The part of an RNA shown here (small-subunit ribosomal RNA, 5' domain) has 538 nucleotides and comes from Candidatus Aquivivens invisus.
The organism belongs to Candidatus Aquivivens, within Bacteria.
It was read from a public genome assembly.
Its Rfam family is "Bacterial small subunit ribosomal RNA".
Context: one part of a larger RNA
RNA sequence: GAGCGAACGCUGGCGGCGUGGAUAAGGCAUGCAAGUCGCGCGAUCCCCGCAAGGGGAUAGCGGCUAACGGGUGCGUAACGCGUGGGGAACUUGUCCUGGAGACAGGGAUAGCACUGCGAAAGCGGUGGUAAUACCUGAUAAGCCCAGAGCCUCGCAUGGGGUGACGGGCAAAGAUGGCCUCGACCGCAAGGUUGCUAUCGCUUCAGGAGGGCCCCGCGUCCCAUCAGCUAGUUGGUAGGGUCACGGCCUACCAAGGCGUGGACGGGUAGCUGGCCUGAGAGGGUGGUCAGCCACACUGGGACUGAGACACUGCCCAGACUCCUACGGGAGGCUGCAGUCGAGAAUCUUUGGCAAUGGGCGAAAGCCUGACCAUGCGACGCCGCGUGCGGGAUGAAGGCUUUCGGGUCGUAAACCGCUGUUACGAGGGACGAAGUCCGGCCCGUCAAACAAACGGGCGGGAUUGACGGUACCUCGAGAGAAAGCCACGGCUAACUCCGUGCCAGCAGCCGCGGUAAUACGGAGGUGGCAAGCGUUGCUC
Repeated sequence: GAGCGAACGCUGGCGGCGUGGAUAAGGCAUGCAAGUCGCGCGAUCCCCGCAAGGGGAUAGCGGCUAACGGGUGCGUAACGCGUGGGGAACUUGUCCUGGAGACAGGGAUAGCACUGCGAAAGCGGUGGUAAUACCUGAUAAGCCCAGAGCCUCGCAUGGGGUGACGGGCAAAGAUGGCCUCGACCGCAAGGUUGCUAUCGCUUCAGGAGGGCCCCGCGUCCCAUCAGCUAGUUGGUAGGGUCACGGCCUACCAAGGCGUGGACGGGUAGCUGGCCUGAGAGGGUGGUCAGCCACACUGGGACUGAGACACUGCCCAGACUCCUACGGGAGGCUGCAGUCGAGAAUCUUUGGCAAUGGGCGAAAGCCUGACCAUGCGACGCCGCGUGCGGGAUGAAGGCUUUCGGGUCGUAAACCGCUGUUACGAGGGACGAAGUCCGGCCCGUCAAACAAACGGGCGGGAUUGACGGUACCUCGAGAGAAAGCCACGGCUAACUCCGUGCCAGCAGCCGCGGUAAUACGGAGGUGGCAAGCGUUGCUC
C1' cells in the first nucleotide's frame, strides 16, 4: 500500500447491487419446510335434479414421489478431492429409438360391520369386499443358465458372433369414440363382447443422462514419532456383491511396508476460485458452482432402480416432555424465531406471479427450493447536503510587536436552480403461458366420432413485489457533515493550561515553568457518509 463474512469508538441524508452465526456439530417453545393421483380400486358422505343423470369431497387399499431440492463442516491426510486414464469386472426408475407381446384362471386383505384391551400412544378377535395389490398356469420373437462344435478379434485373464439337444423367465388395465366387421340384447338411441384412439402394462436391444469400482500423478506440520504389520502379504477353494477384490471364511505359504519418511502424533473437508504480488511465490477456501462427509451420540438393516435414508424403521445411550406409574413421545447442522456462550452476525414477513422440482390425461395441488420484502454504512458503487454575485473585508472568535493579522467571499444581503427527501396525479416491464369454443390441413382409423399434431382468427384468465420503479406537476435553500491528524518518518502551527505531574506513544521518543509531541482553543492538513482504532493475510 492492498485486502476482510470483521469487531470497537465517534458520527450518520438518500438510492442500487451484494452480503450477514466465523464462537457452542450447545439446548430448543411455536408455526411452516413433501406430497400428489377419483382417468388404478371398493366404500362413505355432500350438492343440483321428480327422475334419468351430472358435479364435488376423501379415511383406506394401490401407483409415483419422498435417495431430489435445502443445511452444516463434525469426521476425514483418504483414490476424500483434483487431474488424466481404465472397467474384457459393473449397474441404471422415469425419458428417447426400435422389435415382440399383453392369453386363461385363482385365493386373500385394508377400508367397513360387530366386538375386546388400554389413561394415552396404540393393539387384537370375528365376519365380509375391490383393484393397474397378490398368486398360479399358458405363450417366448427375445433374454438368462448349461452346452458338443464352428467363425472371428484382442494388451494377459479374455471379448464378439453363430449354435443342435436340455432347463428357466412376462404382462393390467383405465379413459374417450364407434357400431365398420363377427356374436348376443334392444323397436330405436344404444349396451355387452368387439373394433378403434390415447395413456398405461410385459419383455428384449440400442441410446441419453446418472451411479459404482480400479489405476498413474498431485495434495499441510512434527524425526524431540524409526521401525511398522496377523487378515498382516500372497496362493487355493468357497461365500458375498450389480460388479473386481483378503471384502469375508477355511486351509496353505511367510510374506508385505519403510529415511524417495513407513508407523505414530498434530492440524484440516477438497476443488473451480478468492486475496496479495511485476512475476515467481505466499496466504486462503465465506457468498456462487462441482465433489465428499454428516443429520441428538453409537450401531443395524428393511423397502426400493437408487438409501444404510436430515423432517423413514429397529436397538442401545444421554437429554427433554407426557403419564391413571402399567407405559409412551421427541430430535431446527431446513425457513423464521428463542436461550446460552461470545468482540460479533437479521424478519417467528409476502407470494407461488416468474424460474425450477414432485404428482396428475388435464384443470390443478404441494413446494421457507425460489422470487420478493424487512433489519444492519457490513462491503462496493452512485447521488446529495446547493449555484452565481457579494468588501466599509461587518459582528464575533483567535492572535498581536497594539499598527495590525487571520477565520474570509466565508456570513449577512441580492439573484438563481430544484437532484434527493416531502406532497399530488398518472403508472409499468417482468406474462411466457393455460383454458374454452370455431374453421382449415395432416396422422391413426371403417369413419365426416374421438384423439393427436400444425395453422388461422376469436373469447376468457394469471403479478407477491406494487400503486413500487418510472414520468409529470407543486412548494421550498428550505430537511441533510463528520471523523482523524498537525515533533521527525508524514501533508498540516500558534496561544493558554499543566510542570518527569496529569498524560502521549507505531518506531525514534515527548512532559522536571515559555511543551508546534500532554489537555483545551483558534487555525491548518487529510479523507468524507463516513473517519479512526484493533485483529488477520500478502